[in-house]
RNA sequence: GGGCCGGUAGAUCAGUUGGUAGAUCGCGACCUUCGCAAGGUCGAGGCCGUGGGUUCAAAUCCCACCCGGUCCA
Numbered sequence: 001g002g003g004c005c006g007g008u009a010g011a012u013c014a015g016u017u018g019g020u021a022g023a024u025c026g027c028g029a030c031c032u033u034c035g036c037a038a039g040g041u042c043g044a045g046g047c048c049g050u051g052g053g054u055u056c057a058a059a060u061c062c063c064a065c066c067c068g069g070u071c072c073a
Base pairs, nucleotide, nucleotide: 001072002071003070004069005068006067007066010025011024012023013022019056027043028042029041030040031039049065050064051063052062053061
């Protein structure tokens, strides 16, 4: 330098025929207990790597760039 894969909640990951972004763990409150843990209910938390483009509408399609992994040179 080139090919491919990936970047979404604090963590690990879903989300493809474009249409108001989810799960699990963790976190907070409450219930339960003498207390803790486990269990149950509810909740907070993300402008989807960055910047453009297409579209009525983009995490999703197109382009450039940044970061990580991998292969080739």